The part of an RNA shown here (small-subunit ribosomal RNA, central domain) has 352 nucleotides and comes from an uncultured bacterium. Model confidence (mean pLDDT): 81 of 100. The RNAcentral record of the full RNA draws on ENA, Greengenes and SILVA. Rfam family: Bacterial small subunit ribosomal RNA. Gene Ontology terms of the family: ribosome and structural constituent of ribosome.

[in-house]
Context: one part of a larger RNA
């Protein structure tokens, strides 16, 4: 070097786009870089190997012979495969046309219920809270009830192992308006390999946190008080500030999980459900076929087992990432990034 692995044992980058690189459908012609065969030059000697020879033998020696040196150069030939060139093809990929579904994204508008607060009215002694209490609120009139108003945040029912999204993060009042991306399906037409993956790079990326300016109803880290308790820096209660919300800019991490990288091909079925298309008749709460999702079982096979099982963890191929005993440690140092918090890259001594 080859050889092993990555759902749960160590191991799939949080996700995508994509340059270089790697790999790449089908036909013909050509080329001869790779490739194959022959020839030839070279590949010092020693060593290793074979045949001899010399010490009584052996080890050893040998300026005797051979082989080998699996390499490199030159040259001739071959043309299946890989590569190059030229011309094609349509099965991969894409474009056009019709139809369809959808919480896909951005901006604006607007509805109702509820909480809180304010004002007024009615009205009187409690309210609130708990396992029980107390702190708290209330005769300066609370709580309750009614009317009116203010403001912020979230959208009951529908709602669904339902839908959408390149993917992940995620996305939900509205039969409102504007801008905008993708997908599925049916039959044709067109382009003609335009493809797959992707180190570095770039972009997106929950919550919390940070900066500037707004906003602030409810909730609520910190904090204060009341309880509980041996104590109670908690669980419970009464309050309550950051924050949660908006705009712009950072941060770049999560059990970012299907703990399962992306793409393609092949390999039994059955049952539900969402979107599209088709066929049939007994024309309807109908049956069957097909396609793209989304779930539940399960043949073969795989797996240490659990389980996975056409949406694979089966059988294969292409490319990338990652793993190599536990602790020390995802730490130190250094670099890069960041306003900071910190993130990222990433050891060793020592120890079992």
């Nucleotide at each position: 070097c080859u050889g092993g692995g990555c759902g749960u044992a160590a191991a799939g980058c949080g996700a995508g786009c994509g340059c270089a690189g790697a790999c790449g459908g089908u036909u013909u012609a050509u080329u001869a870089a790779g490739c194959a065969a022959g020839a030839u030059g070279u590949g010092a000697a020693a060593u290793c190997c074979c045949c001899g020879a010399g010490c009584u033998u052996a080890a050893c020696u040998u300026g005797g012979g051979g082989a080998a040196c699996u390499g490199c150069g030159u040259u001739u030939u071959g043309a299946a495969c890989u590569g190059g060139u030229a011309a094609g093809c349509u099965a991969g990929a894409g474009u056009a046309u019709g139809u369809c579904a959808g919480a896909g994204g951005g901006g604006g508008g607007u509805a109702g219920a509820a909480u809180u607060c304010c004002a007024c009215a009615u009205g009187u002694a409690g309210c609130a809270g708990u396992g029980a209490a107390a702190u708290g609120c209330g005769u300066a009139g609370a709580g309750a009830u009614g009317u009116g108003g203010a403001g912020g945040a979230a959208c009951a029912c529908c709602g669904g192992u339902g839908g959408c999204g390149a993917a992940a993060g995620g996305c939900a009042g509205c039969c409102c308006c504007c801008c905008u991306g993708g997908g599925a399906u049916a039959a044709u037409a067109c382009u003609g390999a335009c493809g797959u993956u992707c180190a570095u790079g770039c972009u997106c990326g929950a919550a919390a946190g940070c900066g500037u300016g707004g906003g602030g109803a409810g909730c609520a880290a910190a904090c204060a008080g009341g309880a509980u308790u041996a104590g109670a820096u908690a669980c419970c209660c009464u309050g309550g500030u950051a924050g949660u919300c908006c705009a712009c800019g950072c941060c770049g991490u999560a059990a970012a999980c299907g703990a399962u990288g992306u793409c393609a091909a092949u390999u039994a079925g059955c049952u539900g459900u969402u979107g599209g298309g088709g066929c049939a008749c007994u024309u309807g709460a109908u049956g069957c076929c097909u396609u793209a999702g989304u779930a539940g079982c399960g043949a073969a096979g795989c797996u240490a087992a659990c389980g996975c099982g056409u949406g694979a963890a089966a059988u294969u191929g292409a490319c990338c990432g990652c793993c190599u005993g536990g602790g020390g440690a995802g730490u130190a140092c250094g670099g890069u990034c960041g306003c900071a918090a910190g993130a990222u890259u990433a050891a060793a001594a020592c120890u079992c």